[in-house]
RNA sequence: GCAAAGCCGUCGAAAGGCGGUGGCGCAGAGCCACGGGACUAAGGCAGCUCCUUCCUGCUACGUUCGCCGGGCCGCCA
Numbered sequence: 001g002c003a004a005a006g007c008c009g010u011c012g013a014a015a016g017g018c019g020g021u022g023g024c025g026c027a028g029a030g031c032c033a034c035g036g037g038a039c040u041a042a043g044g045c046a047g048c049u050c051c052u053u054c055c056u057g058c059u060a061c062g063u064u065c066g067c068c069g070g071g072c073c074g075c076c077a
Base pairs, nucleotide, nucleotide: 001026002025006021007020008019009018010017011016024066028073030072031071032070034069035068036067037064038063039062043059044058045057046056047055
C1' cells in the first nucleotide's frame, strides 16, 4: 500500500460484481480472461412426465487474476 470473511445497500437468473463498514491475510492480494482449473446455467439441447407444469442431465457467449501458469507495468534489498 492492498484489503478476506461477515454485515448493510445495490446490480445480476445465478456464479459473482460495485459501494459502505470491517480486517483474514498478501512483498506485488497491481493490471490483462491469453492457456489450464474451478464456479454458475439465464438461454440452448436432450431426457423424464403424459400433457405441456415440474424434475434431471449436458453446455459459456457469463464469473473467478486473493486457484495456477503466462503477458505488461512496478517496489525493496

Background
The RNA shown here (c-di-GMP-I riboswitch aptamer) has 77 nucleotides and comes from a soil metagenome.